[in-house]
């Protein structure tokens, strides 16, 4: 200096939910709370899943465009250590 592991130690996000706003919706912002996390920091590049609106149809399927990063995979940057 790297690469693994795992909550020692300092911090560190913040689920379900409630309140107010906002979007047509999926969902998002604030605040409270605290289920969980070693990247639960970034990022819509692949993939799953959700959501809209027009076509075609009028059972559905397919082509748009959006959400979702705490669903998975890739990328990228990051603290401190007994081993």
């Nucleotide at each position: 200096g790297u690469c693994u592991a795992a909550a020692a130690a300092a911090g560190c996000u913040a689920a379900a939910c409630u309140a107010u706003c906002u979007g047509u919706g999926a969902g998002g912002a604030u605040a409270g709370g605290a289920c969980a996390g070693a990247a639960a920091g970034c990022c819509a590049c692949g993939g799953g899943u959700c959501u809209c609106a027009u076509a075609c149809a009028c059972u559905a399927c397919u082509a748009g465009a959006g959400a979702u990063a705490g669903c998975c995979g890739a990328g990228u940057u990051a603290c401190a250590u007994c081993a």